[in-house]
Context: one part of a larger RNA
RNA sequence: CCAUGGUCAAGGAACUCGGCAAAAUGGCCCCGUAACUUCGGGAGAAGGGGCGCUCACUGCCGUGACAGGGUUCCACCCCUCGAGCGGCGGUGAGCCGCAGUGAAGAGGCCCAAGCGACUGUUUACCAAAAACACAGGACUCUGCCAAGCCGAAAGGCGACGCAUAGGGUCUGACGCCUGCCCGGUGCCGGAAGGUCACGAGGAGCCGUCAGCGCGAGCGAAGCGGCGAAUCCAAGCCCCGGUAAACGGCGGCCGUAACUAUAACGGUCCUAAGGUAGCGAAAUUCCUUGUCGGGUAAGUUCCGACCUGCACGAAAGGCGCAACGACUUGGGCGCUGUCUCGACCAUGGACCCG
Numbered sequence: 001c002c003a004u005g006g007u008c009a010a011g012g013a014a015c016u017c018g019g020c021a022a023a024a025u026g027g028c029c030c031c032g033u034a035a036c037u038u039c040g041g042g043a044g045a046a047g048g049g050g051c052g053c054u055c056a057c058u059g060c061c062g063u064g065a066c067a068g069g070g071u072u073c074c075a076c077c078c079c080u081c082g083a084g085c086g087g088c089g090g091u092g093a094g095c096c097g098c099a100g101u102g103a104a105g106a107g108g109c110c111c112a113a114g115c116g117a118c119u120g121u122u123u124a125c126c127a128a129a130a131a132c133a134c135a136g137g138a139c140u141c142u143g144c145c146a147a148g149c150c151g152a153a154a155g156g157c158g159a160c161g162c163a164u165a166g167g168g169u170c171u172g173a174c175g176c177c178u179g180c181c182c183g184g185u186g187c188c189g190g191a192a193g194g195u196c197a198c199g200a201g202g203a204g205c206c207g208u209c210a211g212c213g214c215g216a217g218c219g220a221a222g223c224g225g226c227g228a229a230u231c232c233a234a235g236c237c238c239c240g241g242u243a244a245a246c247g248g249c250g251g252c253c254g255u256a257a258c259u260a261u262a263a264c265g266g267u268c269c270u271a272a273g274g275u276a277g278c279g280a281a282a283u284u285c286c287u288u289g290u291c292g293g294g295u296a297a298g299u300u301c302c303g304a305c306c307u308g309c310a311c312g313a314a315a316g317g318c319g320c321a322a323c324g325a326c327u328u329g330g331g332c333g334c335u336g337u338c339u340c341g342a343c344c345a346u347g348g349a350c351c352c353g
Stems, first nucleotide, its partner, number of pairs: 001348008010339002014337001019334001027051005036041001038173001052095012067080004096100001108332007115324002120132002136171007148157003174319004179249003184246002186242005193237003199231002204226005211218002250268005277311001278308001289305005
């Protein structure tokens, strides 16, 4: 010096990103317990007191000897008395120590806020969480040889189920709620019209060839090639619906008898211009916004304000008791975390061998 233990004057978080670590609390009995609350809880809230040993008196419970009685002696059974033993207490007096749950083991507590309702689950080997799941809510598909899924197929799962069922997606207890937009995209419905594949259809054109012609050339049937009109499904276009489908939810200018502000007006654009509630927020750039609280002093924290760079309603909005090895701020207790270090023990390191 390192590791693991132990102790410390005065102070008591001044340490530090942060009370990390340590200290403290700790059992049983009694008293006593707030806000809030979903009336269960919160609660072991918090905060207090007692605890050993000896003696005396005393209560209750268990067991039940001896004795007495019920019957006719015994055996057995029943009733009464109740010693002894065991257990749990109560009251009073006294004794000892620094100390009595005398050793060991055995909650620290409170206030406020964020997130997630909760118990659960997870990155086997750096993350346990505000992530996942969850009951509950909603939309949607599926009529049963179901939808969906696995499989070239047979077949299987779904399910030996049958819409109070099964699959998919989103949300995530509970309470109060969940606004406006269907123009785009998706999905659902519609079928008049437009477009339109294969196929059907064959107008017409071309090649070849008998024949005709002096020749240039023309050219039936057959065979071969190309092939227009017309008919024709879904889809798309089109017409509607649908947002707890994907998504979206404005700008400029003016105006009130101080100023400021603008209930009000004008104008442009849009499918419609963000309702309730919340708001410098796990979201606020400017920003340590401003005001209030807490501190002697507070970029954090709490309460407000609203100028929301860039909250907002099931990628849910706002609340919320209980819960949390979650996150943030504050306080009490307590301490070697610190001022600031010291000493002790054991094992290493180190020296000799």
The part of an RNA shown here (large-subunit ribosomal RNA, domain IV) has 353 nucleotides and comes from Kribbibacterium absianum. Lineage of the source: Bacteria > Bacillati > Coriobacteriia > Kribbibacteriaceae > Kribbibacterium. The prediction has a mean pLDDT of 89.